RNA sequence: UCAUGAGGUAGAGGAGCAAAGCGAAAGAGUACACUGUCAGAGUGCUGGGGCACUAAGACGGCGGUGGAAAGGUCAAUUUGCCGAAGAAGGAUAAUAACUCCAGUGUUUAUCUUUCUGGGGUAUUGCCGAACAGGCAAUACACUGUCACUGCAACUGUAGUGGAGCACUAUCCGGAUG
Numbered sequence: 001u002c003a004u005g006a007g008g009u010a011g012a013g014g015a016g017c018a019a020a021g022c023g024a025a026a027g028a029g030u031a032c033a034c035u036g037u038c039a040g041a042g043u044g045c046u047g048g049g050g051c052a053c054u055a056a057g058a059c060g061g062c063g064g065u066g067g068a069a070a071g072g073u074c075a076a077u078u079u080g081c082c083g084a085a086g087a088a089g090g091a092u093a094a095u096a097a098c099u100c101c102a103g104u105g106u107u108u109a110u111c112u113u114u115c116u117g118g119g120g121u122a123u124u125g126c127c128g129a130a131c132a133g134g135c136a137a138u139a140c141a142c143u144g145u146c147a148c149u150g151c152a153a154c155u156g157u158a159g160u161g162g163a164g165c166a167c168u169a170u171c172c173g174g175a176u177g
Base pairs, nucleotide, nucleotide: 002177003176004175007171008170009169010168011167014082016081017080018079019078020077023074024073032066033065034064035063036062037061038060042053043052044051045103046102047101048100049099050098085116086115087114088113089112090111091110092109093108094107097104117143118142120140121139122138123137124136125135126134127133145162146161147160148159149158150157151156
């Protein structure tokens, strides 16, 4: 000096991603409260202990009057961003379901493994209360990027293939040749 690989920093993709508060749909005329009535012994998620309600009729069913919320979504705005982030599995901790112990289980936080370049449409499967929405696979075009090949010729176009552990720029007292 060159090459290869590791690492640091900056950056691009576009119907790009997330969060926040606000608004909207759904949840739902559901839960719940009060009340009428039916029925008649238990009920409060499961087992055990406690506590509470209950023949002054609980719980439950059917009517009447009132009537939510959470998780999950959508739109615009603002903010933060470009493995942005999401999904599924696992671990730990906290946290609804009266309470304690053990389960089941709701919601959440942190860590972790796997998958997905990005958004769109359709089908199937799964998640979900869901005709919302999401995730994955497959198909279809679109799009950014890199590699290879053809054509063209001043950086375009067509095809094939790859994956974000990628791509572009740059730095590098370190490593190897």